[in-house]
RNA sequence: AUCUUAUCAAGAGAAGCAGAGGGACAUGGCCCAAUGAAGCUUCAGCAACCUCUAACAACCGGUUAGAAAGGUGCUAAUUCCAGCAAGACAAUUUGUCUUGGGAGAUAAGAG
Numbered sequence: 001a002u003c004u005u006a007u008c009a010a011g012a013g014a015a016g017c018a019g020a021g022g023g024a025c026a027u028g029g030c031c032c033a034a035u036g037a038a039g040c041u042u043c044a045g046c047a048a049c050c051u052c053u054a055a056c057a058a059c060c061g062g063u064u065a066g067a068a069a070g071g072u073g074c075u076a077a078u079u080c081c082a083g084c085a086a087g088a089c090a091a092u093u094u095g096u097c098u099u100g101g102g103a104g105a106u107a108a109g110a111g
Stems, first nucleotide, its partner, number of pairs: 002110007013043005021032003027082003044075003049071002051067006079103001084100007
């Protein structure tokens, strides 16, 4: 890198270094940023995927409740919104809404 499964409307930031960009993706919109972006470091926090404990269940990648020591992850805005398809409504070439899809992120597993 690829495949499978699950989740993605909740939650949680300070300091130091640094110095102009950033919000994955053509493009559009809208935001963040010299009152300091990206990146790196330290400390803190959130969550509960793996993990641990208990009860129930009985082979179902089980359910419920709890914990947070360990492995990851995360800590502006729904994955910031749209983009592709279908539908509904308004309306006259656009807007709004709903559903699905694609892509992506994270975890656990496979080979």
A computed fold for a 111-nucleotide RNA from Lysinibacillus halotolerans, annotated as SAM riboswitch aptamer (S box leader). The organism belongs to Lysinibacillus, within Bacteria. The prediction has a mean pLDDT of 82.